[in-house]
The RNA shown here (transfer RNA) has 72 nucleotides and comes from uncultured Acetatifactor sp. Model confidence (mean pLDDT): 81 of 100. Rfam family: tRNA. It is annotated as a transfer RNA. The sequence was found in a public genome assembly. The source organism's lineage runs through Bacteria, Bacillota, Clostridia, Lachnospirales and Acetatifactor.
RNA sequence: UCCUCGAUAGCUCAAUGGUGGAGCACUCGGCUGUUAACCGGGGGGCUGCAGGUUCGAGCCCUGCUCGGGGAG
Numbered sequence: 001u002c003c004u005c006g007a008u009a010g011c012u013c014a015a016u017g018g019u020g021g022a023g024c025a026c027u028c029g030g031c032u033g034u035u036a037a038c039c040g041g042g043g044g045g046c047u048g049c050a051g052g053u054u055c056g057a058g059c060c061c062u063g064c065u066c067g068g069g070g071a072g
Stems, first nucleotide, its partner, number of pairs: 001071007010024004018055001026042005048064005
């Protein structure tokens, strides 16, 4: 320098171009003599940054940043 994969909740990961979800964690309640476990509820997201296409972008296109892998 080039190629390739990735960046989404505190963490690990989902999400056909059409209202962004789950598990764990946190928090409230139930259950229990108490804790743990278990059951139910709740909060938490400008989807790495900047543009473009589109009626509509996490998803498609361009550039950049960061990380993994590869070629020279």